[in-house]
């Protein structure tokens, strides 16, 4: 330099052009217990990497950029 993949909650991930974005774990509160753990219930937490474009509508489609990962080529 060329090609491809990933980016969504503190962590691991799901999701799909459609009207408030989800799960598990973690956190907080409560129940249970002599107590802790486990278990049960409730609850907090996100401008979906950034900026543009298309659309009535974008987390989802397109473009550019950023970060990380993989393959190829080149140089030493």
């Nucleotide at each position: 330099g060329g090609g491809g993949g990933u980016g969504u909650a503190g962590c691991u991930c799901a999701g799909u052009g459609g009207u408030u974005a989800g799960a598990g774990c973690a956190g907080u509160c409560g129940g249970c217990u002599c107590a802790u753990a486990a278990c049960c219930g409730a609850u907090u937490g996100g401008u979906c990497g950034a900026a543009a474009g298309u659309u009535c509508a974008a987390u989802u489609c397109u473009u550019u950029c950023c970060a990380c990962c993989c393959c190829c080529a080149c140089c030493a």
Molecule: transfer RNA
Organism: Candidatus Saccharimonadota bacterium